[in-house]
Model confidence (mean pLDDT): 80 of 100. This is a predicted structure of a 75-nucleotide RNA (transfer RNA) from a Thermoplasmatota archaeon. It was read from a public genome assembly. Rfam family: tRNA.
RNA sequence: GCCGCUGUGGCUUAGAGGCAUAGCGAUUCCUUGGUAAGGAAUAGGUCGAGGGUUCAAUUCCCUCCAGCGGCUCCA
Numbered sequence: 001g002c003c004g005c006u007g008u009g010g011c012u013u014a015g016a017g018g019c020a021u022a023g024c025g026a027u028u029c030c031u032u033g034g035u036a037a038g039g040a041a042u043a044g045g046u047c048g049a050g051g052g053u054u055c056a057a058u059u060c061c062c063u064c065c066a067g068c069g070g071c072u073c074c075a
Stems, first nucleotide, its partner, number of pairs: 001071007010024003018055001026042005048064005
């Protein structure tokens, strides 16, 4: 340099056109003499960045960035 895959709450992730999901974690409450376990609720997301298409984009298209893998060239 070329090709492919991946990028979504603190962590791990689902979703592939109609402003996003779950688990773990966090906070509060219930329960207990107290803790663990259990139950309930709440908060937490520029969906990597920019642009395009569309009435509407996390989703489709283009460019770029980052990570991983493969190939090639040079030393």